RNA sequence: UCCAGAAAAGGGCAACCAUUUUUGAAAAAAAGUGGACGCAAAGUAAACAGAUCUAAGGAAGAUCUUUGCAGAACUUCUAUGAUGGCUGAACUACCUGG
Numbered sequence: 001u002c003c004a005g006a007a008a009a010g011g012g013c014a015a016c017c018a019u020u021u022u023u024g025a026a027a028a029a030a031a032g033u034g035g036a037c038g039c040a041a042a043g044u045a046a047a048c049a050g051a052u053c054u055a056a057g058g059a060a061g062a063u064c065u066u067u068g069c070a071g072a073a074c075u076u077c078u079a080u081g082a083u084g085g086c087u088g089a090a091c092u093a094c095c096u097g098g
């Protein structure tokens, strides 16, 4: 430097549940405590590409109300909001073995 993760050591992370607090329009997120499915990159970024969730705002549609401007609820589309424990790619790293 490259490859691999069967066994071992010291550790690390934490889906989900309970509980407390906070943020958000929503999806969801952040922090503490107790347990815990699992993870050898479940480390980093998310403006590298896709996937998924939501739709405040925006756009379109038809309906109703109105003299009209306009308004109401409904349907569809849309990320600039999210997930990273959904996939690939990128960068970095502990231990052991070769």
Stems, first nucleotide, its partner, number of pairs: 002098004012039002016035008037085001043091002048088003051083003057078005063072003